[in-house]
Description:
Predicted 3D model of an 80-nucleotide RNA (c-di-GMP-I riboswitch aptamer) from a Chitinophagaceae bacterium. Of the family's consensus pairs, 95% are formed in the model. The coordinates come from a structure-prediction model, not an experiment, and the mean pLDDT is 85. Taxonomically the source falls in Chitinophagaceae (Bacteria, Pseudomonadati, Chitinophagia, Chitinophagales).
RNA sequence: ACUUACAAAAGGCAUACUAAUCGUGAGGUUAGGACGCAAAGCCAUGGGUCUUUUGAAAUAGAGAACGCCAGGUUGCUAGG
Repeated sequence: ACUUACAAAAGGCAUACUAAUCGUGAGGUUAGGACGCAAAGCCAUGGGUCUUUUGAAAUAGAGAACGCCAGGUUGCUAGG
């Protein structure tokens, strides 16, 4: 450097829900909490999903979400 991810060790993250708060909204932030996760670290690039504006619809625009699938990129340990 590449590859594999059962086990072990050091650790890490934090679903649902609750409280406060921000937002028209999807949802975000902080604290609690843990369903789970070998990238459940980061990225909105493609597809899908959701919100919102326009419109009869089609379309077009603006957003959300990386814990949906793929992709890109970085990382711990151990084996090969």